[in-house]
Context: one part of a larger RNA
RNA sequence: UUGGGCGUAAAGGGCGUGUAGGCGGUUUAUUAAGUCAGGUGUGAAAUACCGAGGCUCAACCUCGGGGCUGCGCCUGAAACUGGUAGACUUGAGGGCAGGAGAGGAGAGCGGAAUUCCCGGUGUAGCGGUGAAAUGCGUAGAUAUCGGGAGGAACACCAGUGGCGAAGGCGGCUCUCUGGACUGUACCUGACGCUGAGGCGCGAAAGCGUGGGGAGCGAACAGGAUUAGAUACCCUGGUAGUCCACGCCGUAAACGAUGAGUGCUAGGUGUUGGGGGUAUCGAGCCCUCCAGUGCCGCAGUAAACGCAAUAAGCACUCCGCCUGGGGAGUACGGCCGCAAGGUUGAAACUC
Numbered sequence: 001u002u003g004g005g006c007g008u009a010a011a012g013g014g015c016g017u018g019u020a021g022g023c024g025g026u027u028u029a030u031u032a033a034g035u036c037a038g039g040u041g042u043g044a045a046a047u048a049c050c051g052a053g054g055c056u057c058a059a060c061c062u063c064g065g066g067g068c069u070g071c072g073c074c075u076g077a078a079a080c081u082g083g084u085a086g087a088c089u090u091g092a093g094g095g096c097a098g099g100a101g102a103g104g105a106g107a108g109c110g111g112a113a114u115u116c117c118c119g120g121u122g123u124a125g126c127g128g129u130g131a132a133a134u135g136c137g138u139a140g141a142u143a144u145c146g147g148g149a150g151g152a153a154c155a156c157c158a159g160u161g162g163c164g165a166a167g168g169c170g171g172c173u174c175u176c177u178g179g180a181c182u183g184u185a186c187c188u189g190a191c192g193c194u195g196a197g198g199c200g201c202g203a204a205a206g207c208g209u210g211g212g213g214a215g216c217g218a219a220c221a222g223g224a225u226u227a228g229a230u231a232c233c234c235u236g237g238u239a240g241u242c243c244a245c246g247c248c249g250u251a252a253a254c255g256a257u258g259a260g261u262g263c264u265a266g267g268u269g270u271u272g273g274g275g276g277u278a279u280c281g282a283g284c285c286c287u288c289c290a291g292u293g294c295c296g297c298a299g300u301a302a303a304c305g306c307a308a309u310a311a312g313c314a315c316u317c318c319g320c321c322u323g324g325g326g327a328g329u330a331c332g333g334c335c336g337c338a339a340g341g342u343u344g345a346a347a348c349u350c
Stems, first nucleotide, its partner, number of pairs: 003322004007304002012318001014201004021194003025088007033081002035077008049065006091191001092188003095184004103177007110154001115149007125136002162169002206247006215241002220236004258317006266295011299306002323350003332343004
């Protein structure tokens, strides 16, 4: 390579958007590039294969036959794929009418708590632990009451609840703004799916410049523990955590499960809508769509399990795997201020 695979054995790109490319609904006519049929030319000889023959056999040599899977040209077929022209509405998009949501960005506001400052009351302890000590406190702490400052986070509600492509999003109000869902069937008429590159987004930590700094807290210091204790525990505490702008581009970025479409028993909860029955109304009951959980049949699976939110049955497109170590290393390229990221071997060894 062929093939077989990718939840847990090696293997789904962190996520989106989209270029090239690949693939693509129903129907009519036409074309004849793909496709198919017939004919014809070529496909040298030798070799190879089959059958004969000649050297005493064989190797070797000679003759005959088939074949040379291919390509060119001519004629024809028109189901399928493609091209061209036209039509359609189920895919896709739009309109109209609704309600749901921690979706995003900016601005403003609020209360609880911690800490600090000022003042009052008050006196000898507080704090911390397995037990202690370091630490704080008669220069009046801890406790308690009143006032003030400042930063960060938003208890209850809260839910296998909601929203988002993923990362992620949670006090309240306003402004701007994205997406999804339900109903209707008014419009367009295949406008679709996927997506190598590209571009954008991307937790935490980290980096640059400027601000901010309450609590927490790498590093660091001290106290303990211990044989030691560069730890676990305690007292402190700097970067950081927060904001603005700019970088970084990684993760157990996980559902360890790529995206899209169709098909394939049921049961039960929940979220957002719609319809029906009934009713004063809520609710119950029946039912449709979209999401989110659990259980379970067929099927599938090495097993665990999955099971309409598939890991079942199929198709399309992309990414990836091919024994362990060496190694996500070296070298080179690209990116980055750096840290490093990305692409990514070999020798050797089992």
Predicted 3D model of a 350-nucleotide part of an RNA (small-subunit ribosomal RNA, central domain) from a bacterium.
It matches the Rfam family "Bacterial small subunit ribosomal RNA".
The full RNA is in RNAcentral, with records from ENA.
The coordinates come from a structure-prediction model, not an experiment, and the mean pLDDT is 88.